Predicted 3D model of a 72-nucleotide RNA (transfer RNA) from a Candidatus Uhrbacteria bacterium.
RNA sequence: UCCGGGGUAGCUCAGCGGCAGAGCGGCUCGCUGUUAACGAGAUGGUCGUGGGUUCGAUCCCCACCCCCGGAG
Numbered sequence: 001u002c003c004g005g006g007g008u009a010g011c012u013c014a015g016c017g018g019c020a021g022a023g024c025g026g027c028u029c030g031c032u033g034u035u036a037a038c039g040a041g042a043u044g045g046u047c048g049u050g051g052g053u054u055c056g057a058u059c060c061c062c063a064c065c066c067c068c069g070g071a072g
Stems, first nucleotide, its partner, number of pairs: 001071007010024004018055001027041004048064005
C1' cells in the first nucleotide's frame, strides 16, 4: 500500500430500513445471625466520526479514524 472482517449499555454480544435489545455487572429492597446464593424492583446508549441516499438510517452509499486477520 491492497483485500477481508469488526467498532451498538461498564463488559460479552444480538439487531441489518419503521420508537435500540439480551446476558453478565453495578444500585435499592426482601430473605438470612452475617456473607454468598436466591427472589423482586429500578437503572442503563451522541449505535466510531463526518457527509450522502430516503418520508424515515444502527442498517444502504462515500470518505476518514481505531482494532483483528491475510497478501505484497

It matches the Rfam family "tRNA". Rfam classes the family as a transfer RNA. The sequence was found in a public genome assembly.